[in-house]
A computed fold for a 524-nucleotide part of an RNA from Bacteriovorax stolpii, annotated as small-subunit ribosomal RNA, 5' domain. Taxonomically the source falls in Bacteriovorax (Bacteria, Pseudomonadati, Bdellovibrionota, Bacteriovoracia).
Context: one part of a larger RNA
């Protein structure tokens, strides 16, 4: 010079876009951050209104609420402690698994048995807990079938499934209009292929130390059995002695890593915030359960430390989520709005939920933009410094006259982001005995904004509302004069100051940058 998540000091108008705990992976008060489904199930109120003398009955409402079950909760959001590692990156490999999601195939018969909700007794302060009675299911569990699947050389032998909600009456059957019938739609089991993702492996790669030189018995290989979705000392018996190492092993210290990011003509060095990928952790430590997936941030057991609560017998609780507390520190925001968009969960759908996310809030923290006004204007006024006393310079600077309104005031109007999903009324086409319902497609309608009455726009009057900061001997752009007098003080280097200091303090005057400018700190 150049950069920076940066901070200090002095100044401070505006407006887009970014960024903001780099220190204590320190402790946390409060609230929110993960639901959903009634089209899988049984149950099922209350307020309030209305009827009545009252008991009670009707709407509310099969809503709310629990509770069984499904699917989510393994994403999405933090964070980098730990890790020198197949952890990353990069290119290969298979001995493997995959909910949802596509095609495609083959099925979906017929039983049982309990249980929670609840109801009644009972513990316990509490958390929570026990008895004994009752039901339901797309919950559990048998049977029957098995096209393929698995196990076997083979014979053969195993092993599934759940139903649900529309609509209609052509066929049967009661004859009103239902279903045990038709169809539609969604599920549910076998099985086979794709996608997307995951696990295992290997090659090469990329820190410091030699003042760390030897390390290693589950080490190193085999063989047999375990165990896993899968290979494999991954366990485990037995047998064999091996494996690693000066191309740095082993053992310390330091460290998430990459795409990037900052210098830099470039090779390169440094770096790893925001963005994205990818790994690990979730109070510390260990451990499985349940699931396609976890050894699981807001789960579950055990064990420690901390906090809290207690009726002392026992319980509860992890912000490295978003806001916020308090400590730590030079230092980093608001306990904000809203799910309308984008995205993700559940649902057929309305819809709900989402501190993901869109947005506002606060900060010159960064980076661009704009403005503090413009043209005329010498008696070169006044005042200031300086002076060799003549004048020099501050200086077209003010002042004066003429314009001009961007900004910031006021007042008026005012978006884009929206589309789809739903709904109505309409066309096509399938599907069907059917013009029904239902799918799939197109037309027109209705409706939906935090943000924000914001950007934008337009008017009003009126230079009005807006300049500082550093430096001035040399490097390095700009000098006088005063004070001071090896004091005071000044420095990035080299040096200034001891009575004429362009180096210290002031003051005029100048230079550079500019809503900033200095200084520190760190990188090339």
């Nucleotide at each position: 010079g150049a950069a920076c998540g940066a901070a200090c000091g002095c100044u401070g108008g505006c407006g887009g876009c970014g960024u903001g705990c780099c220190u204590a992976a320190u402790a946390c008060a409060u609230g929110c951050a993960a639901g959903u489904c009634g089209a899988a199930c049984g149950u099922g109120a209350a307020a309030a209104g209305g009827g009545g003398c009252a008991a009670c009955c009707c709407u509310u409402a099969g809503u709310a609420a629990a509770g069984u079950g499904g699917c989510g909760c393994a994403c999405g959001g933090g964070u980098g402690a730990g890790u020198a590692a197949c952890a990353c990156g990069u290119g290969g490999g298979u001995a493997u698994c995959u909910g949802c999601c596509u095609u495609u195939u083959a099925g979906u018969g017929g039983g049982g048995a309990a249980u929670a909700a609840c109801a009644c007794a009972g513990g316990g302060a509490a958390a929570c807990c026990u008895g004994u009675g009752c039901u339901a299911a797309u919950g559990c569990c048998g049977c029957a079938u098995a096209a393929g699947u698995a196990a076997g050389c083979a014979a053969u032998u195993a092993g599934a499934a759940a139903g649900u909600g529309g609509c209609c009456c052509u066929c049967u059957a009661u004859u009103u209009a239902u279903a045990a019938g038709g169809u539609c739609a969604u599920g549910c089991u076998g099985a086979a292929a794709g996608a997307a993702g995951a696990g295992c492996c290997c090659g090469c790669g990329g820190c410091c130390u030699a003042u760390u030189a030897g390390c290693u018995a589950g080490u190193u290989g085999g063989u047999g059995g375990g165990g896993u979705a899968a290979u494999g000392g991954c366990c485990u018996a037995c047998c064999a002695a091996g494996g690693c190492a000066a191309c740095g092993a082993u053992a310390g210290g330091u460290a998430u890593c990459c795409g990037g990011u900052c210098u830099g003509a470039g090779a390169g060095g440094a770096u790893g915030a925001u963005c994205g990928g990818a790994c690990a952790c979730a109070c510390u430590g260990g451990a499985a359960c349940u699931g396609a997936g976890a050894c699981a941030c807001g789960g579950u057991c055990c064990a420690g430390a901390c906090u809290c609560c207690u009726a002392c017998g026992g319980g509860a609780g992890g912000c490295a989520g978003c806001a916020g507390u308090a400590g730590g520190g030079a230092a980093u925001a608001u306990u904000g709005c809203g799910c309308a968009a984008u995205g993700g969960g559940g649902g057929a759908a309305a819809c709900c939920c989402u501190g993901a996310c869109g947005c506002a809030g606060c900060a010159a923290c960064g980076c661009c933009g704009c403005g503090u006004g413009a043209g005329u204007g010498a008696g070169g006024a006044a005042g200031g410094u300086c002076u060799u006393c003549g004048g020099a310079u501050u200086g077209u600077a003010a002042a004066a006259c003429u314009c001009u309104u961007u900004u910031a005031u006021u007042u008026g109007g005012g978006a884009a982001a929206a589309a789809u999903g739903u709904c109505u009324u309409u066309g096509u086409g399938g599907c069907u005995a059917a013009u029904a319902u239902c799918c799939a497609u197109g037309a027109a309608g209705a409706g939906u904004g935090a943000u924000g009455g914001u950007a934008c726009c337009a008017a009003a009057g009126g230079a009005a509302u807006a300049a500082g900061c550093a430096c001035c001997g040399g490097c390095u752009a700009a000098c006088u004069u005063c004070g001071u007098g090896c004091c005071a003080g000044c420095a990035g280097c080299c040096g200034c100051g001891g009575u004429a200091a362009u180096a210290c303090g002031a003051a005029g005057g100048g230079u550079g940058c500019a809503a900033g400018c200095g200084u520190u700190g760190u990188u090339c």